[in-house]
Context: one part of a larger RNA
Molecule: small-subunit ribosomal RNA, 5' domain
Organism: uncultured bacterium
């Protein structure tokens, strides 16, 4: 001096901050990841149009849009945890044999075919979760041909391998009409630099314990081969027989690492909560597919423990995400509110989604301000407590006078966080083009959860607000009574057995105050 604290007592206000340190215990219930109709067949529901109508209501994707579905990107990010692990971590300086979806800089192309299938119908099978068959379709889904600037492999002769479209505008032309066809945009495939991010290696340092001294057979090297985006005993066939260790191997026990935090004059010790970087895990174990990217927290599968449903045949679940229950416990909050704003995902875009995030709620937990009035007032009232009885002390304290109004009530006013995008027009650039679409100017309308909140004005009225610990010594601050080694106190010396400034009232006083005191634990 400090603390993610507790406990007692006590308790106006407001700002910034902080909040299951224990059972990684088990969990009801809602939410926490979708989005894209401008990729696609399409229409269940909705609202509109058209047409029919027996006025009930039918038919019609035409449209505005869309449930389920195929197809894309996105669920490997954010949000939680601290079991694991003492080195496959982390920190810090190297270092090659490596990959990297979306961005970004070149450079080249983007052509012509197939054949499926969900969705859809039909007909089953289950109690249910699901699920069979047969039949019909379409795409940016799927598989071939053609080309090949680079690319990859190569005996250097050569050889391999792609693609997919969708929107806006429109003048000439071509077409009965869809379109075609021009452009502008969004996108596809191939490469080749960025960046971003991620794998790998190597060096130094990182907790106790020698009552742990010897340890290692893929075990250490080499050759070759597999694997991998990539080097490597990572693997695996053969050879050799080596590696590590008192400079501390194996082995045990503990432990997330750091930036930093506390403390301390340093040096040094302690910690590792919030916040930030990296790491590990996601009900336990195990294992892979998809994917640029996981061996994937709200994916798959198997096996286990557990709960749940069942028609007993079988089948669902996974809060160490936000809140919230139970249970541990000394002990840690709301089943809130928006997506306005900073960030993400998807969209051309409006726009959707976001318990991330921003606010609000609940806690003196913590730190910082502010109040609880201020001035005058001696007859030094009364009461109270001591008294040597004369008095002295609570004390200018009250009262009584004369102000004030922060807090708080109450009335009225009121932000800033909101600039973008969108529209309308000017220029500019692209074009055939005054469409479109892009840039940049200028106007212009909208968008606040907080919150009618901060501030500000007024208005009454000292009115709404003091507690807690101590007073032998160490240590600031002393008397009377009341127990009588008793009831008690105590951090340490040590009070108490009839005059206790040490127990337990009380008067008085010291110290700190919305706190004070204890108790842990750290320096």
């Nucleotide at each position: 001096a400090g603390u993610g604290a507790a406990c007692g007592c006590u308790g106006g206000c407001g700002g910034c901050a902080g909040g299951c340190c224990u059972a990684a215990c088990a969990c009801a219930u809602g939410c926490a990841a979708g989005u894209c109709g401008a990729a696609c067949g399409g229409c269940a529901g909705c609202g509109g149009g058209u047409c029919c109508u027996u006025c009930g209501g039918g038919a019609u994707g035409c449209c505005g849009g869309c449930g389920a579905g195929u197809g894309g990107c996105g669920g490997a990010c954010g949000g939680g945890u601290g079991a694991g692990g003492a080195a496959u971590a982390c920190a810090u300086g190297g270092g090659a044999a490596u990959c990297u979806a979306c961005c970004u800089u070149g450079u080249c192309g983007u052509g012509g075919g197939g054949g499926a299938u969900a969705a859809c119908g039909u007909a089953g099978g289950g109690a249910a979760a699901c699920u069979u068959a047969c039949g019909c379709u379409a795409a940016u889904a799927c598989c071939g041909c053609a080309u090949a600037c680079g690319a990859c492999c190569u005996u250097c002769g050569g050889g391999u391998g792609a693609a997919a479209g969708c929107g806006g505008c429109g003048g000439a032309c071509c077409g009965c009409a869809a379109g075609g066809c021009g452009u502008c945009g969004c996108g596809c495939g191939a490469u080749u630099g960025g960046a971003u991010g991620a794998g790998c290696c190597c060096a130094u340092g990182u907790c106790g314990g020698a009552u742990u001294a010897g340890c290692u057979a893929g075990u250490u090297g080499g050759c070759g081969g597999g694997g991998u985006a990539a080097a490597g005993g990572c693997c695996c066939a053969c050879c050799a027989a080596g590696g590590c260790g008192a400079c501390g191997a194996u082995c045990c026990g503990u432990a997330g690492c750091u930036g930093g935090u506390c403390u301390g004059a340093g040096a040094g010790g302690a910690u590792g909560a919030u916040c930030a970087g990296c790491c590990a895990c996601a009900c336990u174990g195990g294992a892979a597919c998809u994917g640029a990217g996981a061996c994937a927290c709200g994916g798959u599968c198997c096996a286990g423990a557990c709960u749940c449903c069942u028609a007993c045949g079988g089948g669902a679940g996974g809060c160490a995400g936000c809140a919230g229950u139970g249970g541990g416990g000394a002990a840690u909050a709301u089943u809130g509110g928006a997506c306005a704003a900073u960030g993400g995902g998807c969209g051309c875009a409006a726009g959707c989604c976001u318990g991330a995030u921003c606010c609000a709620g609940c806690c003196a937990u913590g730190c910082c301000g502010c109040g609880u009035g201020g001035g005058u007032g001696a007859a030094g009232a009364a009461g109270g407590c001591c008294u040597u009885c004369g008095g002295g002390u609570u004390g200018u304290a009250a009262a009584g006078c004369c102000c004030u109004u922060u807090u708080g009530u109450c009335c009225g006013g009121a932000a800033a966080g909101a600039a973008a995008a969108g529209c309308u027009u000017c220029g500019g650039g692209u074009u055939a083009a005054u469409a479109c679409c892009c840039c940049g100017g200028a106007g212009u309308u909208c968008u606040g959860a907080c919150g009618g909140u901060a501030c500000c004005g007024g208005a009454a009225g000292a009115a709404u607000a003091a507690g807690c610990a101590c007073c032998g010594g160490c240590u600031a601050a002393c008397u009377u009574c009341g127990u009588g080694c008793c009831a008690g106190c105590a951090g340490c010396c040590g009070c108490g057995g009839u005059a206790a400034u040490a127990c337990g009232a009380a008067g008085g006083g010291u110290g700190c105050a919305a706190g004070c005191g204890u108790u842990a634990c750290u320096c």